[in-house]
């Protein structure tokens, strides 16, 4: 120098639905089921990217007590970093042979 890889740090980015019952609070309530990392957490994911998420979407096709729950759409379009530490690769110099 760089490439890539694994930790950290700081700093950003991001989603919270479906279904039952409660209720002078109709809610990011509070309790149960369903998927899921996470369904309001001192939490969870994700930070350059073929998907953390968002849009297309009231979208196609399946399943389910229902739901983006599954699959497709999908290397679409959009999307949030910097530097430390360690490992690697390739050069480049300097010393021994």
């Nucleotide at each position: 120098u760089g490439u890539u890889c694994a930790c950290g740090a700081c700093a950003g980015g991001g989603g919270c639905g479906c279904u039952c019952g409660u209720c002078a609070u109709u809610g990011a309530a509070c309790g149960g089921g369903c998927u899921g990392a996470g369904a309001a957490g001192c939490a969870c994911c994700c930070u350059u990217a073929c998907a953390a998420c968002c849009u297309g979407a009231a979208c196609c096709g399946g399943c389910u007590a229902a739901u983006a729950c599954c699959g497709g759409c999908g290397u679409a379009g959009g999307g949030a970093g910097u530097c430390g530490u360690g490992g690697u690769g390739c050069c480049c110099u300097g010393c021994c042979a």